The part of an RNA shown here (small-subunit ribosomal RNA, 5' domain) has 546 nucleotides and comes from an uncultured bacterium.
The prediction has a mean pLDDT of 81.
[in-house]
Context: one part of a larger RNA
RNA sequence: AAUGAACGCUGGCGGCGUGCUUAACACAUGCAAGUCGUACGAGAAAUCCUUAGCUUGCUAAGGAGAGUAAAGUGGCGUACGGGUGAGUAACGCGUGGGUAAUCUGCCCUCGAGUUUGGAAUAACUUCGCGAAAGCGGGGCUAAUGCCGAAUAAUAUCAUUUGAUUCUUGAAUUUUAUGAUCAAAGGUGGCCUCUACAUGUAAGCUUCUGCUUGGGGAUGAGCUCGCGUACCAUUAGCUUGUUGGUAGGGUAACGGCCUACCAAGGCGACGAUGGUUAGCUGGUCUGAGAGGAUGAUCAGCCACACUGGAACUGACACACGGUCCAGACUCCUACGGGAGGCAGCAGUGAGGAAUUUUGCGCAAUGGGCGAAAGCCUGACGCAGCAACGCCGCGUGAGUGAUGGAGGCCCUCGGGUCGUAAAGCUCUGUCAAGUGGGAAGAACCUGCGCAAAACUAAUAAUAUUGCGUACUGACGGUACCACUGAAGGAAGCACCGGCUAACUCCGUGCCAGCAGCCGCGGUAAUACGGGGGGUGCAAGCGUUAUUC
Numbered sequence: 001a002a003u004g005a006a007c008g009c010u011g012g013c014g015g016c017g018u019g020c021u022u023a024a025c026a027c028a029u030g031c032a033a034g035u036c037g038u039a040c041g042a043g044a045a046a047u048c049c050u051u052a053g054c055u056u057g058c059u060a061a062g063g064a065g066a067g068u069a070a071a072g073u074g075g076c077g078u079a080c081g082g083g084u085g086a087g088u089a090a091c092g093c094g095u096g097g098g099u100a101a102u103c104u105g106c107c108c109u110c111g112a113g114u115u116u117g118g119a120a121u122a123a124c125u126u127c128g129c130g131a132a133a134g135c136g137g138g139g140c141u142a143a144u145g146c147c148g149a150a151u152a153a154u155a156u157c158a159u160u161u162g163a164u165u166c167u168u169g170a171a172u173u174u175u176a177u178g179a180u181c182a183a184a185g186g187u188g189g190c191c192u193c194u195a196c197a198u199g200u201a202a203g204c205u206u207c208u209g210c211u212u213g214g215g216g217a218u219g220a221g222c223u224c225g226c227g228u229a230c231c232a233u234u235a236g237c238u239u240g241u242u243g244g245u246a247g248g249g250u251a252a253c254g255g256c257c258u259a260c261c262a263a264g265g266c267g268a269c270g271a272u273g274g275u276u277a278g279c280u281g282g283u284c285u286g287a288g289a290g291g292a293u294g295a296u297c298a299g300c301c302a303c304a305c306u307g308g309a310a311c312u313g314a315c316a317c318a319c320g321g322u323c324c325a326g327a328c329u330c331c332u333a334c335g336g337g338a339g340g341c342a343g344c345a346g347u348g349a350g351g352a353a354u355u356u357u358g359c360g361c362a363a364u365g366g367g368c369g370a371a372a373g374c375c376u377g378a379c380g381c382a383g384c385a386a387c388g389c390c391g392c393g394u395g396a397g398u399g400a401u402g403g404a405g406g407c408c409c410u411c412g413g414g415u416c417g418u419a420a421a422g423c424u425c426u427g428u429c430a431a432g433u434g435g436g437a438a439g440a441a442c443c444u445g446c447g448c449a450a451a452a453c454u455a456a457u458a459a460u461a462u463u464g465c466g467u468a469c470u471g472a473c474g475g476u477a478c479c480a481c482u483g484a485a486g487g488a489a490g491c492a493c494c495g496g497c498u499a500a501c502u503c504c505g506u507g508c509c510a511g512c513a514g515c516c517g518c519g520g521u522a523a524u525a526c527g528g529g530g531g532g533u534g535c536a537a538g539c540g541u542u543a544u545u546c
Base pairs, nucleotide, nucleotide: 001545002544003543005542006541007540008539009538012392013391014390015389016388017387018385019384020350025348026347027346029345030344031343034076035075036074039073040072047064048063049062050061051060052059053058054057083303084302085301092228093227094226095225096224097223098222099221102220103219107216108215109214110213111212112211113210114209115149116148117147118146124139125138126137127136128135129134155180156179157178158177159176162173163172164171165170166169185208186207188205189204190203192201194197229275230274231273236266237265238264241263242262243261244260245259246258247257248256278300279299280298281297282293283292284291285290305326306325307324308323309322328339329338330337331336356382358381359380360379364378365376366375367374368373395425396424397423398422405416406415407414408413429487431482432481433480434479435478444468445467446466447465448464449463450462452460490535491534492533493532494531495516496515497514501530502529503528504527505526511518512517
């Protein structure tokens, strides 16, 4: 000088930050990932109204509620965002290369296409089993769900012709032939037809999807050089081990895996083994070189009760998915089931020690959606804590008879001390009363206009103008009035180092102490009083680092 600190005494306000370093211990409760009806088939109820019947408060029918709620199929998302640091001494991280060995949903851009058929299944209904969780059989139905057929290139594969390049056996490019692989529709508007409509059919058109290619962007995989803790009281280690051939596997290289062949490979430039540890940008310290460290914020990695495994998918071997095993907890009708806070709050335990079961999606960002919008404990805010840094205040001026009182005294006096009282002012902060924002609001809806698209004045999206609406923070910031008390100073130290001295008590006792050392009757060193010194809403102590 510093700290994610703790402890003791004390404590007025504000701003900005920070807050389980220990048990990766166990968790009650709530919330933390949904969304789309412009993909699809179906589809309530409460309640209200009308009519009819009669038992006069019930029944039946119709309408509204409502194509709404909830559920289901399907699509996208749930691999992001958020947490933690157990493991890991490693291509994990950092840095610089390679990929002629690779993939990449959504997004941008440039092309080509979107033809034609089919069978199911959930929801629903019915039957049955079960305490429950849930499960099974029969029947019906839809799709942008699933499966055929067609078409097929600058796609993929095989064979083939030539050229170029260098790393000399590959790459790029090129000629020809053959084989293989696609699709899905939806909303709005218009014209024509006729069954004259809330519709359907053919057609036109806008927007948006779908299929298949080229390129880009972004993200990811793999790989190599160098760097990356301690122990030699760890000296030898290795059999898929090291290499080759062939095959399998992967998006992709490779003993990644398998068969066969060879007998190699690593090591005092520290292999192997053991201990410890997430790495980095940074942070702290220091004149620097270094040393220590890796909270918050940012990048990468790893993990998700413990161990193992795959499925789906553009991406996972997946924190709030699945399966198996294990430990633990809970329910049970004993047959069987359910669960995973290292998400945000919160509880117990451990500990010297670490917060609210708060408000809001208004902003920023994310998911879904054409959009309105919905979801979002990310985030924005508020609450608690002097835990840290910074700022402000606890009044200002004047005031000597140097009052009273305390302490000391050589008894003359000295000192606390202009300090107080008194007088004159100011009004920061707190408290009270009244008023009260700006900005964070952009978007979005509606109306009008323009130009674009179009057969079109329709529809659509774009731009501009007008208008309506949206604020958690928050009745907050801020302003005005009242108002110097009836609200605001402590802590440590005073032998030397080290700024600051006397009196009383005690008598090697009680005690102090960072080091030297104080204390055995005159203690500036112990305890108290007065005085002083240093910091100040803090001051000291302890711990740790330089």